Overview
The RNA shown here (transfer RNA) has 73 nucleotides and comes from Candidatus Adiutrix sp. It matches the Rfam family "tRNA". About the family: Transfer RNA (tRNA) molecules are approximately 80 nucleotides in length.

Order: sequence, then structure tokens, then C1' cells
RNA sequence: GGGGAUGUAGCUCAGCCGGGAGAGCGCGGCGUUCGCAAUGCCGAGGCCAGGGGUUCGAUCCCCCUCAUCUCCA
Repeated sequence: GGGGAUGUAGCUCAGCCGGGAGAGCGCGGCGUUCGCAAUGCCGAGGCCAGGGGUUCGAUCCCCCUCAUCUCCA
């Protein structure tokens, strides 16, 4: 320098070939218990890596950039 993959909540990851942003763990509160653990319920937390474009509408499609991993040279 060229090819490929990945980037979504604090962490690990879904999101079904365009229309509601979600789960588990973690965190906070409440219930249960003499107390703790475990468990049940409720809640907070995300400008979807960044920018631009297409579209009535983009996590999803197109282009550029950045970061990590990987292959080739």
C1' cells in the first nucleotide's frame, strides 16, 4: 500500500434483505428474609464509531474517514 471482518447501554451481544432501539449480566429502588444470598417487580442508562448522500422514512442501502482484528505484499 491492497483485500476482508467488526464498531449498537458500564460489559457480552441480538436487531429476521428500510418504519416500535432491545436482551442477559451489572447499577439504583421496592417486596420477600431476623439478616445475607437467591428470587420477583419497577426504574435509570444508548446523538446506533464520525461525516456526507439516497429515501416520505436509515442501526440497516451507497461514498469517505477513524479504531481494532485478520490475510496478501